[in-house]
Context: one part of a larger RNA
RNA sequence: GAUUGAACGCUGGCGGCGUGCUUAACACAUGCAAGUCGAGCGAGAAAGCUCUCUUCGGAGAGUGAGUAGAGCGGCGCACGGGUGAGUAACGCGUGGAUAAUCUGCCCUGAAGAUCGGGAUAACAGCUGGAAACGACUGCUAAUACCGUAUAAUCUGCAUAUUUAACUUUAUGUGGGAAAGGUGGCCUCUAUUUAUAAGCUACCGCUUUUGGAUGAGUCCGCGUCUCAUUAGCUUGUUGGUGGGGUAAUGGCCUACCAAGGCAACGAUGAGUAGCUGGUCUGAGAGGAUGAUCAGCCACACUGGGACUGAAACACGGCCCAGACUCCUACGGGAGGCAGCAGUGGGGAAUAUUGCGCAAUGGGGGAAACCCUGACGCAGCGACGCCGCGUGUAGGAAGAAGGCCUUCGGGUCGUAAACUACUGUCAAGAGGGAAGAACCCGCAGGGCAUUAAUACGGCUCUGCGCUGACGGUACCUCUAGAGGAAGCACCGGCUAACUCCGUGCCAGCAGCCGCGGUAAUACGGAGGGUGCGAGCGUUAAUC
Numbered sequence: 001g002a003u004u005g006a007a008c009g010c011u012g013g014c015g016g017c018g019u020g021c022u023u024a025a026c027a028c029a030u031g032c033a034a035g036u037c038g039a040g041c042g043a044g045a046a047a048g049c050u051c052u053c054u055u056c057g058g059a060g061a062g063u064g065a066g067u068a069g070a071g072c073g074g075c076g077c078a079c080g081g082g083u084g085a086g087u088a089a090c091g092c093g094u095g096g097a098u099a100a101u102c103u104g105c106c107c108u109g110a111a112g113a114u115c116g117g118g119a120u121a122a123c124a125g126c127u128g129g130a131a132a133c134g135a136c137u138g139c140u141a142a143u144a145c146c147g148u149a150u151a152a153u154c155u156g157c158a159u160a161u162u163u164a165a166c167u168u169u170a171u172g173u174g175g176g177a178a179a180g181g182u183g184g185c186c187u188c189u190a191u192u193u194a195u196a197a198g199c200u201a202c203c204g205c206u207u208u209u210g211g212a213u214g215a216g217u218c219c220g221c222g223u224c225u226c227a228u229u230a231g232c233u234u235g236u237u238g239g240u241g242g243g244g245u246a247a248u249g250g251c252c253u254a255c256c257a258a259g260g261c262a263a264c265g266a267u268g269a270g271u272a273g274c275u276g277g278u279c280u281g282a283g284a285g286g287a288u289g290a291u292c293a294g295c296c297a298c299a300c301u302g303g304g305a306c307u308g309a310a311a312c313a314c315g316g317c318c319c320a321g322a323c324u325c326c327u328a329c330g331g332g333a334g335g336c337a338g339c340a341g342u343g344g345g346g347a348a349u350a351u352u353g354c355g356c357a358a359u360g361g362g363g364g365a366a367a368c369c370c371u372g373a374c375g376c377a378g379c380g381a382c383g384c385c386g387c388g389u390g391u392a393g394g395a396a397g398a399a400g401g402c403c404u405u406c407g408g409g410u411c412g413u414a415a416a417c418u419a420c421u422g423u424c425a426a427g428a429g430g431g432a433a434g435a436a437c438c439c440g441c442a443g444g445g446c447a448u449u450a451a452u453a454c455g456g457c458u459c460u461g462c463g464c465u466g467a468c469g470g471u472a473c474c475u476c477u478a479g480a481g482g483a484a485g486c487a488c489c490g491g492c493u494a495a496c497u498c499c500g501u502g503c504c505a506g507c508a509g510c511c512g513c514g515g516u517a518a519u520a521c522g523g524a525g526g527g528u529g530c531g532a533g534c535g536u537u538a539a540u541c
Stems, first nucleotide, its partner, number of pairs: 001541004006537005013387006019380002021345001026343003030340003035075003040072002048063006082298003091223008101215002106211002109208004115147003123138003127134002154175007180203006189196003224270003231261003236258008273295004277288004300321005323334004351377001353376003359373001360371004390420004400411004424482001426477005434468001439463008485530005490511003496525005506513002
């Protein structure tokens, strides 16, 4: 000098864009943060309102409504969001390998979707418990579950063939699938004039090929400090058989061999998430890893599996532990390192806000629903940037302050005064872009089809949708009115005098000032520097 997620002191007008628990991975009240589908399925309220009856207590019907809220089932919940405790490791970075692998949803090609069955929740009854939550009996549905048929370029085995290689091909034999829903139509079929088990469109279902995307595993190289850590290792190192996995492998197991690593630093200890980047520097380098992006790890602590395409799963399950809460003492409930917020710790870090309008995500055919992701707003000079606090004229120069050699000098064109301007702030009026989809209506085209139907694709026009926000922006009104401080002035280092003090009180980054004329302490006047900031402290280069 530059820089910072900064803090502290004094001061503080406005706006834009960023940014904000670096400490206790400490404990958490409360609300919200993951649901959705009735076009998979069976069942199905109530209040209110209307009507009828009435013994005036009430009863019944309709509507509310096939709505609400539950249940079975599907998809999602493995994404998104948080944190950096652990980890010195194939964790990360970079370059490869996978002939050792998987991949739901999506795209593409091929083929199919036959015939059957038994349950179960909801519900009803009964019953245990304080509760959480159950037990028993009975009924019922499905795109839930199971069997059967068929099937391949799927798959196991055998034989032959081919190959460096279970690498390819052929044959035989065994295994092995499915589910319907919604709309429309009458060409075919069946009943008969409109329906369907028929046809058709769309959405799904099953098997399989290829792709895309995502992931698993392995390897070369790189990746902090300590030798005042020198030896370490028994599933250890390798082999064979077996198990396990989507998959290689001591990953696991039995047996066999006795190996393997290490001064090119093993082992141990300490510290630490890694990277793109960021800061600094001419560079080399050094320091760092907040925000944003990629990867990894974790989710009260430790362990375990289940489901699933994928988890050993932050707002899932089980066990153990610590802590907190409820309890009828028998037993139960919980996990903010999601967004806000509270206590605590600390020098120190924000609102228990608005909205799904946009972007993105989940579900759904869609409308739509959900979304503390996200978009916005609030708070903080925490940072960067921009603007303002007026402009012009105005005396050989007011008053006052300070200094003085008492002549004067200086604050100083500074003020007063005169003439203007109108940024920002204030008030008034107008007032956005961000919106295009989706969807609805009207019209045209294309393919499909028996069809001019339905539905699909596409084009044009109109309509619908804004949290921010009556915000940005524009215009007008009045009027210099509401808006300047902080540090320093001995040298380094730009800027000097007076008074007070008297080695005292004090200053200080270094050198050093102060003991009666202190430009170095304190005050004043003046000056210098920066300016809505200025200094100090801490830290890095």

Small-subunit ribosomal RNA, 5' domain from Desulfovibrio sp. MUS1, 541 nucleotides, folded computationally. The prediction has a mean pLDDT of 85. Its Rfam family is "Bacterial small subunit ribosomal RNA".